Annotation:
Predicted 3D model of a 375-nucleotide RNA (Bacterial RNase P class A) from a Fidelibacterota bacterium. The sequence was found by an Rfam model in a public genome assembly. The coordinates come from a structure-prediction model, not an experiment, and the mean pLDDT is 77.
RNA sequence: UGAGUCGGUCGGAUGGUUGCUCCAGACUUGUUUGUUCAACUUUGGAGAGGAAAGUCCGGGCACCGCAGAACAGAAUGCUCCAUAACGAGGAGAGAUAAGCAUCCGCUUAUAAUGGAUAGUGCAGCAGAAAAUAGACCGCCUUCGGGUAAGGGUGAAAAGGUGGUGUAAGAGACCACCAGAUUCUGAAGAAAUUUAGAAUGCUUGUAAACCCCAUUCGGUGCAAGAUCGAAUAGCCUCUGAGAUGUUGUUCGCAUCAAUUGAAGAGCGGGUAGAUUGCUAGAUAUUUGUGGUAACACAAAUGCCAGAUGAAUGACCAUCUUUUAAAACAGUUCGCUGUUUUAGAAACAAAACUCGGCUUAUAGACCGACUCAUUUU
Numbered sequence: 001u002g003a004g005u006c007g008g009u010c011g012g013a014u015g016g017u018u019g020c021u022c023c024a025g026a027c028u029u030g031u032u033u034g035u036u037c038a039a040c041u042u043u044g045g046a047g048a049g050g051a052a053a054g055u056c057c058g059g060g061c062a063c064c065g066c067a068g069a070a071c072a073g074a075a076u077g078c079u080c081c082a083u084a085a086c087g088a089g090g091a092g093a094g095a096u097a098a099g100c101a102u103c104c105g106c107u108u109a110u111a112a113u114g115g116a117u118a119g120u121g122c123a124g125c126a127g128a129a130a131a132u133a134g135a136c137c138g139c140c141u142u143c144g145g146g147u148a149a150g151g152g153u154g155a156a157a158a159g160g161u162g163g164u165g166u167a168a169g170a171g172a173c174c175a176c177c178a179g180a181u182u183c184u185g186a187a188g189a190a191a192u193u194u195a196g197a198a199u200g201c202u203u204g205u206a207a208a209c210c211c212c213a214u215u216c217g218g219u220g221c222a223a224g225a226u227c228g229a230a231u232a233g234c235c236u237c238u239g240a241g242a243u244g245u246u247g248u249u250c251g252c253a254u255c256a257a258u259u260g261a262a263g264a265g266c267g268g269g270u271a272g273a274u275u276g277c278u279a280g281a282u283a284u285u286u287g288u289g290g291u292a293a294c295a296c297a298a299a300u301g302c303c304a305g306a307u308g309a310a311u312g313a314c315c316a317u318c319u320u321u322u323a324a325a326a327c328a329g330u331u332c333g334c335u336g337u338u339u340u341a342g343a344a345a346c347a348a349a350a351c352u353c354g355g356c357u358u359a360u361a362g363a364c365c366g367a368c369u370c371a372u373u374u375u
Base pairs, nucleotide, nucleotide: 001371002370003369004368005367006366007365008364009363010362012318013317014316015315016314017313018312020047021046022045023044024043025042026041028039029038030037049346053357054356056355057354058353059352060351061220062219063218064217068250069249070248071247073216074215075214076213077212078092079091080090081089093113095110096109097108098107099106100105114211115210119209120208121205122204123203136151137150138147139146140145159177160176161175162174163173164172178202179201180199181198182197183196184195185194186193187192224275225274226273227272233266235265236264237263238262241255242254243253244252282301283300284299285298286297287296288295289294319344320343321342322341323340324339325338326337327336328335329334
């Protein structure tokens, strides 16, 4: 310098004309108990996202006479911190992988990181046999049998190496080592690390069932609230206990007990308007504390609120970029200027917030990898 990968920021700008929606104010007219309500004109201000998408999690808020207990069911799964909360976040520990380093460390990345010594299941094919798991070839033999060291199959075959011992062998025993469990010391807030001792305890698998620990009431803005409008049930069936915002049982509350609670069916009505609806677990800046996530304090600010659904259209200039032509410079790689013609991604609020996932032309910044050139 170029290319690639990953992460972050931006993701067209300015001016003019004109159109639409909302908020605040003024004037006029009509209306009203009333600046109440409506309309016209006018002044000022504001008006799509980093994902508004997906609807995968967690909330705020609203409603429900149980949102009490147990079971079922579901979710999470190393430690601590932080948060309104979460399966998301920060820091650390262990594991694995890659690279560096060369004395057992460093860096980066990834992940569905409790338990296999409670139990059940599974491990195709191959192999004699896959965990209540062995005898195909082998070794020994008193020929009755013994054996699992060696070979074979396999992803995996009773932990590994060396020895004692044996008829031949085997953790049968011994030494060392690896793992596991228990205890003790040191470090650490903890996960854990490290050292020692004891124990012959030793296949794997839990996004298999399961066990353990922790957590979970339901429904959702088409939730709700208000004004207003309209209507049809002497209807049918079942019917003694029924209903109560997931299921079962218990409890509690309410209603009813044949003059019919409650449930089911058939049939009919529900124009429309207001509100919820945007001042927030809010944004920006600064300071303090903290490794950080984050917390506290102060100052400044109000940045859509539509309802068949507004935020648009036109013109000019500029920015970035592609192609062509001309001119100038040139280290011959290319650079600069001008003109002409194009292009600028993914994409659209509908109560709202914190995360996750997915899509994304191009430009800039940072880290890493590769190639080339120079020092």